[in-house]
Background: A computed fold for an 80-nucleotide RNA from Oryzomonas sp., annotated as c-di-GMP-I riboswitch aptamer. Rfam family: c-di-GMP-I riboswitch aptamer. Its family is annotated with cyclic-di-GMP binding in the Gene Ontology. The coordinates come from a structure-prediction model, not an experiment, and the mean pLDDT is 85.

Parts: sequence; C1' cells; structure tokens
RNA sequence: UCAUCGAAAUGGCAAAACCAGGGUAACCUGGCGACGCAAAGCUACCUGUCCUGAUUAUGUAGGAUCGAGGGGCCGCCGAA
Repeated sequence: UCAUCGAAAUGGCAAAACCAGGGUAACCUGGCGACGCAAAGCUACCUGUCCUGAUUAUGUAGGAUCGAGGGGCCGCCGAA
C1' cells in the first nucleotide's frame, strides 16, 4: 500500500408518520422527524416486486423501486 474483516474514533445517511408540491398510478421532490444502516454512496445491467397500457393467453411495451437480492464503479477509519 492492497485484500479480507469491522473493535474504537471522526463524522455521514435518513424509515414510518405529518405538512406542501408533482404524477393516471407505482412513486418522487422539499421541510419536519429518526426506524435503522459499514456502503442505507452512485448505477435500472440481470432478477424480483409494484404501476399503466395492449394482448386473449405468447409473456409484451413503457414507467417506478438501489432502505429487495446480485453485478459494476467510487469511498471514511484502522484494533484483533
């Protein structure tokens, strides 16, 4: 220095609910809030789930979800 790992420390993020707004919807944005998180940072590439439409039964088009899993990229600290 790197990998694995996750004690300690510095900090970081922000669930549900509520308020305001956007969207047909899933859901998203901001405020408040804090359930939790060592990647709860980014990415829709694969799977899953959800929404809308078509199809009339073949699984199809678009969208959402990364705090559902996997993959990819980047990253703080340094005990055993």